The RNA shown here (c-di-GMP-I-GGC riboswitch aptamer) has 88 nucleotides. It was read from a public genome assembly, where an Rfam model found it.

RNA sequence: UCCGAUAAUAGCAAACUGCUUGAAAAAGCAGGGCGCAAAGCUACGGGCCUAAGGUUUUUUUAAAACUAUGGUAGCCGAGUUACCGAAG
Repeated sequence: UCCGAUAAUAGCAAACUGCUUGAAAAAGCAGGGCGCAAAGCUACGGGCCUAAGGUUUUUUUAAAACUAUGGUAGCCGAGUUACCGAAG
């Protein structure tokens, strides 16, 4: 360094609930604890979610489709930083 133990010490926190923000997806805080050895950080590539605004269409006070500039790092890859130290 790779690697990752029924080790030790710490850490994070899914669903769900409450409050807040947001058009939504989702996010923040508190409770909670399914899990996580990078479940720390970065939306760079792919994926996925949303569609306010925009575009198009139509049977046009509206509806539908498409679209990220909005999200997701707890979907995968990539980049980057880091605690501990059994076996190999």